[in-house]
Context: one part of a larger RNA
RNA sequence: GUCGAGGCGGCAGUCGACACAUGUAGCAAUACAUGGGCGGCGACCGGCAAACGGGUGCGGAACACGUACGCAACCUUCCUUUCAGCGGGGAAUAGCCCAUAGAAAUGUGGAUUAAUACCCCAUUAGAUCGUGAUCCGGCAUCGGAUAGCGAUUAAAGCUCCGGCACUGAGAGAUGGGCGUGCGUCUGAUUAGGUAGUUGGUGAGGUAACGGCUCACCAAGCCGACGAUCAGUAACUGGCGUGAGAGCGCGACCAGUCACACGGGCACUGAGACACGGGCCCGACUCCUACGGGAGGCAGCAGUAAGGAAUAUUGGUCAAUGGACGCAAGUCUGAACCAGCCAUGCCGCGUGGAGGAUGAAGGUCCUCUGGAUUGUAAACUUCUUUUAUCUGGGAAGAAAUGCUCUUUUUCUAAAGGGUUUGACGGUACCAGAUGAAUAAGCACCGGCUAACUCCGUGCCAGCAGCCGCGGUAAUACGGAGGGUGCAAGCGUUAUCC
Numbered sequence: 001g002u003c004g005a006g007g008c009g010g011c012a013g014u015c016g017a018c019a020c021a022u023g024u025a026g027c028a029a030u031a032c033a034u035g036g037g038c039g040g041c042g043a044c045c046g047g048c049a050a051a052c053g054g055g056u057g058c059g060g061a062a063c064a065c066g067u068a069c070g071c072a073a074c075c076u077u078c079c080u081u082u083c084a085g086c087g088g089g090g091a092a093u094a095g096c097c098c099a100u101a102g103a104a105a106u107g108u109g110g111a112u113u114a115a116u117a118c119c120c121c122a123u124u125a126g127a128u129c130g131u132g133a134u135c136c137g138g139c140a141u142c143g144g145a146u147a148g149c150g151a152u153u154a155a156a157g158c159u160c161c162g163g164c165a166c167u168g169a170g171a172g173a174u175g176g177g178c179g180u181g182c183g184u185c186u187g188a189u190u191a192g193g194u195a196g197u198u199g200g201u202g203a204g205g206u207a208a209c210g211g212c213u214c215a216c217c218a219a220g221c222c223g224a225c226g227a228u229c230a231g232u233a234a235c236u237g238g239c240g241u242g243a244g245a246g247c248g249c250g251a252c253c254a255g256u257c258a259c260a261c262g263g264g265c266a267c268u269g270a271g272a273c274a275c276g277g278g279c280c281c282g283a284c285u286c287c288u289a290c291g292g293g294a295g296g297c298a299g300c301a302g303u304a305a306g307g308a309a310u311a312u313u314g315g316u317c318a319a320u321g322g323a324c325g326c327a328a329g330u331c332u333g334a335a336c337c338a339g340c341c342a343u344g345c346c347g348c349g350u351g352g353a354g355g356a357u358g359a360a361g362g363u364c365c366u367c368u369g370g371a372u373u374g375u376a377a378a379c380u381u382c383u384u385u386u387a388u389c390u391g392g393g394a395a396g397a398a399a400u401g402c403u404c405u406u407u408u409u410c411u412a413a414a415g416g417g418u419u420u421g422a423c424g425g426u427a428c429c430a431g432a433u434g435a436a437u438a439a440g441c442a443c444c445g446g447c448u449a450a451c452u453c454c455g456u457g458c459c460a461g462c463a464g465c466c467g468c469g470g471u472a473a474u475a476c477g478g479a480g481g482g483u484g485c486a487a488g489c490g491u492u493a494u495c496c
Base pairs, nucleotide, nucleotide: 001048002047003046010041015039016038020035021034022033023032024031025030055259056258057257065183066182067181068180069179070178071177074176075175079172080171081170082169083168084167085166087121088120089119090118097110098109099108100107101106127152128151129150130149131148133146134145135144136143137142157164158163185231186230187229192222193221194220197219198218199217200216201215202214203213204212234256235255236254237253238249239248240247241246261282262281263280264279265278284295285294286293287292312338314337315336316335320334321332322331323330324329351382352381353380354379361373362372363371364370365369387433388432389431390430391429392428396423401418402417403416404415405414406413407412440485441484442483443482444481445466446465447464451480452479453478454477455476461468462467
C1' cells in the first nucleotide's frame, strides 16, 4: 500500500434508504426512543506486498566487475505441472468496555471476544532420521536405482456451488548463493610481509563448502613473474578521437556491485542484516510542564548554503509496468506527459525573379576623371514556409468492465454493441492578410581563407607560436572593403 469473497466487536463520528416490530405521549394524524436489516467509515487482528521499482557513487585494487567453467557443497515466496491430503479438539489476545499514570510520546491494570492468528491430538510417505541388503555409475570425499524395517513431522476456511484458498511431496521455470582459470591503475624515493597467520584432527555454525568460528596439534603461507605498504578509482556493454595501432573517458540507456545522517547489531521473512522497519552508541536539528520525547530527501518537486554553473513545491494513472484483489477497483513523483534552459544535435526561415541614369552617400586613386560598395538599393512583379487570425481536427484504445449472441467436457473461446485519452482542441489539415514578424559574431603579417586609408610613433597597445610598434605599421586603434561560420559566433578549461 492493498484485501469486505477470512474473522471480530463498534457506531464512539457521519450519510442515505427500506419495510417493519415494540414501548412512551396523544382521541388521532404524528413525534420520540429501542430493536432488526442494507451500504459507507476509520481503527484492530490476520494474509500478501513492502528485499521490486526509484536515488546516489561514500567505500572498495577485491572473485567487486568482465569472461569462461564448476557445485557429487546449495536455497528459491508467487507461477506451471504431477501425486496425495484437508479429521477432531483447545487455550488465548488485540479491538471494544471500565479504571488509572504521563505535558507529550507512550503506557499500566481489570473484565470480555473472533479468525485463514496460536497450540494439542489423529492420519501420512517417493519427505527427514536411523538401519541392514542388491544392482549400476563416477572425479577423491561419493552419487543413483530397487524393494524392505523402525521412528518423526501437516492442513483453514470462504463461496454467487462454478470455484478460490490451505497442507505434504516430486519435477520445471525464475531468481539467487558459493568456488575456480584468465583479465582488471600508479609508485621500489614502499623489500620483506603474516599468529587464525598456513595446514591438520574434532566440534560448532550455515541453505551450503570452507579458519567461517572454537579447542588441540604441526610450522607453515605469500614475495623482484613485485608480496606488503602508500596513492587513486565503482566495474562492464560502451562513448570520444584516430587511417589504424592506440590513447582518453565510463554523463544518458542497459547489466552487476556498494551505500542510505556516521558506526555497530540482530529480528521478521522464501528473500534484508532492510532508503521512506527495529535496537544501541555518536554528531546534528526540533518539542518539552525539564521528568522525558521526536527526526533522517544519495525518492519527486522545493528551500538554504557552497559554487563559474545546472530546471516546476505542474498534470494523469489514458498507455506501458508493478503491488494487492475473484473482480470492480485502490495505490503507484515507476512511467507517460506538460513547464524552464540556443546546453547539444537536426531541420526551416529572415524572401524569389526582373532591374544600369552602373543613382545618391561612403571609401580609395595616377583626382576636369575613374575604381569600388554594386543588381546591391530605388522601382516593377511573384510567392507566403514562418508569423497573426478564422474553421476543421487526430493516431496513440488493445484489452478489461457492462450487455447480447454463438460454441463449449472443464477452463474458457469467438463475434456484435457500448464504456475508458493526462497530453489536447495539441500535432496535423484548409482558408484569409501582407515582404509582411526575423542576423549576428570572429578574423584579414606567416602558419591560415581574406587589403587599403587615416591615427599613433618601442607610446598606446597586440600576441596561440614566430613575433609586430622607435614617422610612410596589410600585425596597435578607427574606417571602407574582404574572408569564415551562422541563430549562433568567439574566448577559456579539457580529451584525442